This is a predicted complex of two RNAs, RNase P RNA and transfer RNA, with 487 nucleotides together. Rfam match: Bacterial RNase P class A. Model confidence (mean pLDDT): 77 of 100.
[in-house]
């Protein structure tokens, strides 16, 4: 210097004039003081406060969901664990349970829950084909040749026999194919997802079948309050969805300041209905105490005032405890309260941001840059209290500070 | 201010315990007619308000945002 990460903060200032709301004072129309936000917003959580007569039980419903702590409480905050992301500072997480049960997983695929399409595989039975082997029957040729017959002799015929060739049959073995059953879950293919992963051994082929490493689960030991972590042992090892029903643990009554209380004014203190085996805690049911009229509809009247209302789980400073959230103590402070709703408008100057021109710097030029200066123009966000707090979420022009990370360069 | 309901085709509405979303009217084309209406036949139509998340997959489930609509005063 660039790129980031985390946290905190500002988010216009001054003056003049004209107004608005509240409070106080008195000389009653003047003076003095105060007057939006970090989100006042969305109304998403949690409370205070008020009313519903009170207490208890069951069902339903809702919320939360790693652990410990903080708090009035929380779906918030702090610290830690696990998992994901990042080189890192750091950050994100709806982060209980899928071998409690039910359900779903479209299309594709053999199979999405108990399945085998292709493939691989040994054995058995059947069929077909081929090869080999021995056996055996014909046939042909050949060796030997008893006997019969004709002869002078050669010869003819011929049982049996030797060898060789080719062939038929069944048997045995091997090979190939087909079919039926069997083993397997390595591989192919489908899918978002396919039954722990990789490698080696092993096997007929395979498979945690066995082994090594990794992942998960369970047990033991040690550490930690715990989530969990580390080591050892055991082959124990079939998916996903609970932001599907559900199960487990914890918590929860309802309504809301238009709640509610009081004063005043006005009207028709009227009509109809439901109920005493009833109503009274705004999902349903049950029990007990208390209480007596209560509730709904139609019609009528008013559109006034006071309180609730801003002193509060408040703010600031310091100290102490705690890693922190936070708590305790001491001192100081009072900081909007309207009710159709005040907190505004105009002008001037300044600030901040952006753009353009001049100027300045670089360059031969085209052009580039904008630290000081001058001029002109544009912009200056999101938004606005309404009973009050604690949070969350969402919106927000521009800017500041601190700590840290990372890359390059210089010393 | 407080409380509640809803957003799906041009309009009015269905739909969904998660698997490519429909109906009626309207519109367009054709037939019928001299021409039109009615009728008949055929057709197209979607940011399921928006943004994230869960899931293989979201109109549907969850969170946040935007918009629209409705109700709530007191007296007797």
């Nucleotide at each position: 210097u660039g790129a980031g990460u985390a946290a905190a903060c500002c988010g216009g200032g001054u003056g003049a004039c004209c107004g608005c709301c509240c409070c106080g004072a008195c000389u009653u129309g003047u003076c003095g003081g105060g007057g939006a936000g970090g989100a006042a917003a969305g109304u998403c959580c949690g409370a205070g406060c008020u009313c519903c007569a009170c207490c208890g039980g069951g069902c339903a419903g809702g919320a939360u969901g790693c652990u410990g702590g903080g708090u009035a409480a929380c779906a918030c905050c702090c610290a830690g664990g696990a998992g994901g992301g990042g080189u890192g500072a750091c950050u994100c997480u709806a982060c209980g349970g899928a071998a409690a049960g039910u359900g779903c997983c479209a299309c594709a695929g053999a199979a999405a829950c108990a399945u085998a399409c292709c493939g691989c595989c040994a054995g058995c039975g059947a069929c077909u084909g081929g090869c080999u082997g021995a056996u055996u029957g014909g046939c042909u040729a050949u060796u030997u040749g008893a006997g019969u017959u004709a002869u002078a002799a050669u010869g003819a015929u011929a049982a049996a026999u030797u060898u060789a060739g080719g062939u038929g049959a069944g048997c045995a073995g091997c090979c190939a194919g087909u079919g039926c059953g069997g083993g397997u879950a390595a591989g192919g293919g489908u899918g978002a997802a396919a039954u722990g992963g990789u490698g080696a051994g092993g096997u007929a082929a395979g498979a945690g079948c066995u082994c090594a490493c990794c992942g998960g689960c369970g047990g033991c030991u040690g550490g930690g309050c715990a989530a969990c972590c580390a080591g050892c042992c055991g082959g124990c090892c079939g998916g996903g969805c609970a932001a599907a029903c559900c199960c487990c643990a914890u918590c929860c009554g309802g309504a809301g300041c238009a709640a509610g209380a009081c004063c005043a004014a006005a009207u028709a203190g009227g009509g109809g209905g439901a109920u005493a085996u009833a109503g009274g805690a705004c999902g349903c049911c049950c029990g007990g105490u208390c209480u007596u009229g209560u509730c709904c509809c139609c019609g009528g009247g008013u559109u006034g005032g006071u309180c609730g209302c801003u002193u509060g789980a408040c703010c600031c400073u310091g100290c102490u405890g705690g890693u922190a959230a936070c708590a305790g103590c001491a001192g100081g402070g009072c900081u909007a309260g309207a009710u159709a709703g005040a907190u505004g408008g105009u002008c001037a100057c300044c600030g901040c941001u952006c753009c353009g021109a001049c100027g300045c710097g670089g360059g031969g030029a085209a052009c580039c840059g904008u630290u000081a200066g001058u001029c002109g123009g544009a912009g200056u966000a999101c938004a606005g209290a309404a009973c009050u707090c604690g949070g969350c979420u969402u919106a927000u022009a521009g800017g500041u500070u601190u700590a840290c990370u990372u890359a390059a360069c210089c010393c | 201010g407080c409380c509640g309901a809803g957003g799906u085709a041009g309009c009015u509405c269905a739909g969904u315990c998660g698997g490519u979303a429909g109906a009626g009217c309207a519109g367009c084309g054709g037939a019928c007619u001299g021409a039109a209406a009615a009728u008949c036949c055929g057709c197209g139509u979607g940011u399921c308000c928006c943004c994230a998340g869960u899931u293989c997959g979201a109109u549907u489930c969850u969170g946040g945002g935007c918009c629209u609509c409705g109700g709530c005063a007191c007296c007797a």